[in-house]
Context: one part of a larger RNA
RNA sequence: ACCUACGAGUUACUCUCGCUGGCAAGGUUAAGCGAUUCAGUCGCGCAGCCGAAGCGAAAGCAAGUCCGAACAAGGCGUACAGUCAGCGGGAGUAGACGCGAAACCAAGUGAUCUACCCUUGGUCAGGUUGAAGGUUGGGUAACACCAACUGGAGGACCGCACCGAUAAGCGUUGAAAAGCUUACGGAUGAACUGAGGGUAGGAGUGAAAGGCCAAUCAAACUUGGAGAUAGCUCGUACUCCCCGAAAUGCAUUUAGGUGCAGCCUCGAAGUAAAGUGAUAGAGGUAGAGCGACUGAUAAGAUGCGAGGGCUUCACCGCCUAUCAAGUCUUGACAAACUCCGAAUACUAUCACUUGAUCUUCGGGAGUGAGGGCAUGGGUGCUAAGGUCCAUGUCCGAAAGAGGAACAACUCAGACCACCAGCUAAGGUCCCGAAAUAAGGGCUAAGUUGAAUAAACGAAGUAAAACUGCAAAGACAGCUAGGAUGUUGGCUUGGAAGCAGCCAUUCAUUUAAAGAGUGCGUAACAGCUCACUAGUCGAGGAGUUUUGCAUGGAUAAUAAUCGGGCAUAAGCCCUUUACCGAAGCUGUGGAUGUCGCAAGACAUGGUAGGGGAGCAUUCCGGCGGCGACGAAGGCCGUCCUCGAGGACGACUGGAGCUUUCGGAAAAGCAAAUGUAGGU
Numbered sequence: 001a002c003c004u005a006c007g008a009g010u011u012a013c014u015c016u017c018g019c020u021g022g023c024a025a026g027g028u029u030a031a032g033c034g035a036u037u038c039a040g041u042c043g044c045g046c047a048g049c050c051g052a053a054g055c056g057a058a059a060g061c062a063a064g065u066c067c068g069a070a071c072a073a074g075g076c077g078u079a080c081a082g083u084c085a086g087c088g089g090g091a092g093u094a095g096a097c098g099c100g101a102a103a104c105c106a107a108g109u110g111a112u113c114u115a116c117c118c119u120u121g122g123u124c125a126g127g128u129u130g131a132a133g134g135u136u137g138g139g140u141a142a143c144a145c146c147a148a149c150u151g152g153a154g155g156a157c158c159g160c161a162c163c164g165a166u167a168a169g170c171g172u173u174g175a176a177a178a179g180c181u182u183a184c185g186g187a188u189g190a191a192c193u194g195a196g197g198g199u200a201g202g203a204g205u206g207a208a209a210g211g212c213c214a215a216u217c218a219a220a221c222u223u224g225g226a227g228a229u230a231g232c233u234c235g236u237a238c239u240c241c242c243c244g245a246a247a248u249g250c251a252u253u254u255a256g257g258u259g260c261a262g263c264c265u266c267g268a269a270g271u272a273a274a275g276u277g278a279u280a281g282a283g284g285u286a287g288a289g290c291g292a293c294u295g296a297u298a299a300g301a302u303g304c305g306a307g308g309g310c311u312u313c314a315c316c317g318c319c320u321a322u323c324a325a326g327u328c329u330u331g332a333c334a335a336a337c338u339c340c341g342a343a344u345a346c347u348a349u350c351a352c353u354u355g356a357u358c359u360u361c362g363g364g365a366g367u368g369a370g371g372g373c374a375u376g377g378g379u380g381c382u383a384a385g386g387u388c389c390a391u392g393u394c395c396g397a398a399a400g401a402g403g404a405a406c407a408a409c410u411c412a413g414a415c416c417a418c419c420a421g422c423u424a425a426g427g428u429c430c431c432g433a434a435a436u437a438a439g440g441g442c443u444a445a446g447u448u449g450a451a452u453a454a455a456c457g458a459a460g461u462a463a464a465a466c467u468g469c470a471a472a473g474a475c476a477g478c479u480a481g482g483a484u485g486u487u488g489g490c491u492u493g494g495a496a497g498c499a500g501c502c503a504u505u506c507a508u509u510u511a512a513a514g515a516g517u518g519c520g521u522a523a524c525a526g527c528u529c530a531c532u533a534g535u536c537g538a539g540g541a542g543u544u545u546u547g548c549a550u551g552g553a554u555a556a557u558a559a560u561c562g563g564g565c566a567u568a569a570g571c572c573c574u575u576u577a578c579c580g581a582a583g584c585u586g587u588g589g590a591u592g593u594c595g596c597a598a599g600a601c602a603u604g605g606u607a608g609g610g611g612a613g614c615a616u617u618c619c620g621g622c623g624g625c626g627a628c629g630a631a632g633g634c635c636g637u638c639c640u641c642g643a644g645g646a647c648g649a650c651u652g653g654a655g656c657u658u659u660c661g662g663a664a665a666a667g668c669a670a671a672u673g674u675a676g677g678u
Base pairs, nucleotide, nucleotide: 001678002677003676004675005674006673011094012093013092014091015090016089017088018087019086020085021084022083023082026050027049028048032044033043034042035041036040054061055060064076065075066074097235098234100232104225105224106223107222108221109220115199116198117197118196119195120194121193122192123191124189126158127157128156129154133150134149135148136147137146138145162186163185164184166183167182168181169180170179201217204212205211238613239612240611241610242609243608248261249260250259251258252257262367263366264364265363266362267361268360269359270358273354274353275352276351277350278349279348280347281346287340288338289337294334295333298330299329300328301327302326305323306322307320308319309318310317370395371394372393373392374391375390376389377388378387379386400411401410402409415589416588417587418586420585421584422583426579427578428577429564430563431562435576437575438574439573440572441571442570448566449565456551457550460548461547462546463545464544465543466542467541469539477535478534479533480532481531483508484507485506488502489501490500514529518527519526590603591602592601593600594599614667616664617663618662619661620660621659623657624656625655632651633650635648636647637646638645639644
């Protein structure tokens, strides 16, 4: 892991509601007793209970009563049938759907492991070092002291047994629930060890690690209280049909729980409900405005006042790249500003339309972690698949089509069947069903082809508008000229159009030509431009706007529009076809509601409510089958929407069962479920 078996809302009492039945202003017996055909049934038994009257704290009064001075007002009552059983839904008390703690308490059992202690025993190869003391000699006044020898001390040294356990490797479903190997520490001591004994659970023992107390220790083990408790996790078993949520408000030692309300369902009663229109309302949002308030505020004018400077002995006075009240002109801001002020939404009345949506009472719930998107906001960075509200919608609890894939984006709500049709979104070159469709433009970047970008830059290209020039010849090119006073003056080593400064940048000849546009020289020279003529012969220059392109363009495993690929099969506009879904239609069928009928309408669904059934075991009534083969097994055929059922063959070898009722140890895929097997 699989298979088989077992495995979870039960039972008692009380209350409540519904259904069924008996009797009814009444209903009913309990214990007990008697009878009997004896787990039963029948009778007796009205003790008690509920109801038929309430109000008051009570005395008490009573269709009333209490409060009260009250004949007031007010509160609670006075109409409406109950009661006893059975069954069902729910609640309470009990273990109360099942399994699951860590723990707490009581009584006991443990020191054959281990900790410490007591008693009595045992063990420690071999080697080394050489303390005190002693003896002899030396030495001293006597000591002290020195030397040699002797001696044999030590939580002394090296190192077996023994005790330990520092490092590494191996082992890690081990040979072993702590080992093996190689190195390692102690090894006459606070040493190790045998036997016997003592200390016990909030207790012991502890050279102290919360260590050890029988492979168990921040409180042992066994049994009991005990089915402790578990607002927590997991699991909770056949079918079909109808309806169908919530993730909100308030409160909570409350926040993953619960109570009440909200939303769902079932029953009963009632008659409202929704949409649109009209009319009448309350309101201060969006917007707007602010010489209408409160504030905030840009530029300019004016400048009360202040600062600074000048002047002065002081006053006076003058000036200002300063600040600045108030006023004026222009402009403009506000959730906690408003002189104003919508659209919606809301309330009331009336009319019309739709047609059961609405309200109340009663039984049963679940929910009280929500989420995405759009819109209006708060918060945040006008960040987040962020967070908090509001309105709507979808997912949740919704399958189907599109979107490459993809809960909530687009289309669209699946009763069943069909090898029929039409469409939606979206598509129609191939993968891929359908246009290599039609017409008009744009793009040249593979831009683009359904995620993805800006400031800014650019004679990209197309279109539009406007302003100059142009047959009296434009623009570009080519040919020619582009001069003179003069090298203007100053400056300077030099300055001659062209380092720099100055200016009446002037005048002359001219078709035209600057006291010079750029290059150049040390300075000149030289080249060139402006300007002019000729040639040429038709458009040319500039500004603004718009479309599509272009650069800007950098991300972590090769790349790509879903891919192939495409110059359209890209982008914009217009048009006609077609494809395309569980949508709509067609044909057949099922169930429900309404309806006399014809028929119409309905039938996605989690939590959850309601309804109708199938199967299993046992019992009762009436029956039936069975050795001419029961149950069970194993195949096949048929029937039912389904749970399931019927029949036939074979096997099997003794009981089984329709139907109508009754009663339950009454249905398994899950609980790291339990046991067995493989």
The part of an RNA shown here (large-subunit ribosomal RNA, domain II) has 678 nucleotides and comes from a metagenome. Rfam family: Bacterial large subunit ribosomal RNA. The family has 102 seed sequences and 51,934 matches in Rfam 15.1.